[in-house]
Molecule: FMN riboswitch aptamer (RFN element)
Organism: Cupriavidus plantarum
RNA sequence: UCACGUCUUCAGGGCGGGGUGAAAGUCCCCACCGGCGGUAUGUCGCAUCGGGUCCGUACGACCGGCGGCGAGCCCGCGAGCGCCCGCAUGCGAAUGCGGGGUCAGCAGACCUGGUGAGAGGCCAGGGCCGACGGUCAUAGUCCGGAUGAAAGAAGAUGCGG
Repeated sequence: UCACGUCUUCAGGGCGGGGUGAAAGUCCCCACCGGCGGUAUGUCGCAUCGGGUCCGUACGACCGGCGGCGAGCCCGCGAGCGCCCGCAUGCGAAUGCGGGGUCAGCAGACCUGGUGAGAGGCCAGGGCCGACGGUCAUAGUCCGGAUGAAAGAAGAUGCGG
């Protein structure tokens, strides 16, 4: 340093103002929020090396190089719903509990202009999206399953190369 095993810890944000109404953080107008991994024309830094500059050992304006950060709507993943399987109750319909992830059905959503060799990512502008159940009234923002689960992150330890 890499692969694998075991264990530990961590792992989601957001309704403020106004309107209508008997009633709305659920409707309407304005507001607010953005999980995990990847990618990188952005940004910050570095100077062993090459180009360049300079002219003799440096510089870091510039290109390459190395490192950090960098996308809700580009690629993939997760929870949730559905689906499938098992068990229990039930005449049944169904309900409850547990399990699966090669079941992948829902699982969402971006354009215009600029810059540039190239934009899905940068800059400017405008737009769009957000599980299920509950509720005096329809929910991304309230309550609940959830002191749960988990993409994964960090660490400890063992074993092998």